[in-house]
RNA sequence: GCUUGCUUAGCCCAGUUGGUAGAGCAUUUCCGUCACAUGGAAGGGGUCGAGGGUUCGAGUCCCCCAGCAAGCA
Numbered sequence: 001g002c003u004u005g006c007u008u009a010g011c012c013c014a015g016u017u018g019g020u021a022g023a024g025c026a027u028u029u030c031c032g033u034c035a036c037a038u039g040g041a042a043g044g045g046g047u048c049g050a051g052g053g054u055u056c057g058a059g060u061c062c063c064c065c066a067g068c069a070a071g072c073a
């Protein structure tokens, strides 16, 4: 330099045919305990890597940039 894949919550990851963004862990509060742990209940947390385009509507489709990984040279 070329090709391919990935980028979504603090972490690891889903997200179907374009139609109101989710699970687990973590975290907060409560129950429970002498106090912890385990367990149970309820909640908070998101510019979906940046920018642009298509569309009534984009995490999803298109362009471009950045980062990471693999392969080729």
Stems, first nucleotide, its partner, number of pairs: 001072007010025002013022001019056001027043005049065001051063003